[in-house]
Formats: sequence, C1' cells, structure tokens
RNA sequence: CUCUUAUCCAGAGAGGCGGAGGGACUGGCCCGAUGAUGCCCGGCAACCCUAGUGUAUUGCACACUAGAAGGUGCCAAUUCCUGUAGAGACUUUUUGUUUCUAACAGAUAAGAC
Repeated sequence: CUCUUAUCCAGAGAGGCGGAGGGACUGGCCCGAUGAUGCCCGGCAACCCUAGUGUAUUGCACACUAGAAGGUGCCAAUUCCUGUAGAGACUUUUUGUUUCUAACAGAUAAGAC
C1' cells in the first nucleotide's frame, strides 16, 4: 500500500508553548491575531485489554456486567453538510426544495497479506 470485519447524531480544559492558516478531496458553510491548525499537559471513551457470570466446551468462541494498569484512538460544528442511486413529500411541472434508505469516499480499531 491492499483486503476483511466492526463503529462513526454520546463524551472530553476559561491550562502551557507557539504564531498562520485550518476543517481529507469537490461545492458550500464555518473556525482562526479575543491566537485557530500543531506540540505538551489534562481529559473522554472502551476497539484491543483485565476480572467475573452465563452458553458452549478438548480448545477456540459468543453474550452480559464491572474496570482502566497497558497498546491505540479521540477531545468545534453528526464523518460540519454535500457528492452516486432508489423511494416518499411539497412545489410555479422547466425544474427546484426537502425527508428517508442504500452505496461511494473518508476516519479509527482489530486481524490478514
């Protein structure tokens, strides 16, 4: 880099450093010298993990409950909205607006190569 599975409407600082762009991409819309993005500290969560119970049991495994030492992750806005397809509603029938579902793309974890 690629593939598989799961999750993505909850949660998380009036701290320190630093000094210009940032929110992946498109189009929007936002954040930012009242200091963003980033780094450190701090925090959140519970994917891996730890303990217990149950099912099953050679073992693996699955479900639930509790936890947070360790490996990651995360801490503006739902993944900020959007993009492709289908269905519904409204509408001046040219289209437009809007809701839902699925897909795509992306992010993270665990695993495989």
Molecule: SAM riboswitch aptamer (S box leader)
Organism: Shimazuella kribbensis DSM 45090